[in-house]
RNA sequence: GGCCGGGCCCGGUGCACGGGCUGUGCCAUGAACCUGGUCAGGGCUUGACCGCAGCAGCCAUAAGUGGUCGCGGUCCGGUGCCGUCGGUGUCCUGGCCGUC
Numbered sequence: 001g002g003c004c005g006g007g008c009c010c011g012g013u014g015c016a017c018g019g020g021c022u023g024u025g026c027c028a029u030g031a032a033c034c035u036g037g038u039c040a041g042g043g044c045u046u047g048a049c050c051g052c053a054g055c056a057g058c059c060a061u062a063a064g065u066g067g068u069c070g071c072g073g074u075c076c077g078g079u080g081c082c083g084u085c086g087g088u089g090u091c092c093u094g095g096c097c098g099u100c
Stems, first nucleotide, its partner, number of pairs: 001097007008089001009087006015080002017077009026067004035060004043052002
């Protein structure tokens, strides 16, 4: 002096972490009437029985809402130093070769 490698530095990317948004599972809640079932009372019908429609109530649920959590999607990041790729360096370090 040259070549190669490692550390440090910078950047990309992946993963994790934190936050936002969203979907879904489970649970709860949830319709005066324009959901369903069952329909007290009352109404209609019948000579009567049967029957018909059906309010309240009850039950189930739709849209929606809520819950801690599980699973997924997506966005952001002065988080990480964890993986991988790349960049170049007045830096540190190791090896090889050549020269004086």

Bacterial small signal recognition particle RNA from a Phycisphaerae bacterium, 100 nucleotides, folded computationally.
The model forms 93% of the base pairs in the Rfam consensus.
Rfam family: Bacterial small signal recognition particle RNA. Rfam classes the family as a non-coding RNA gene.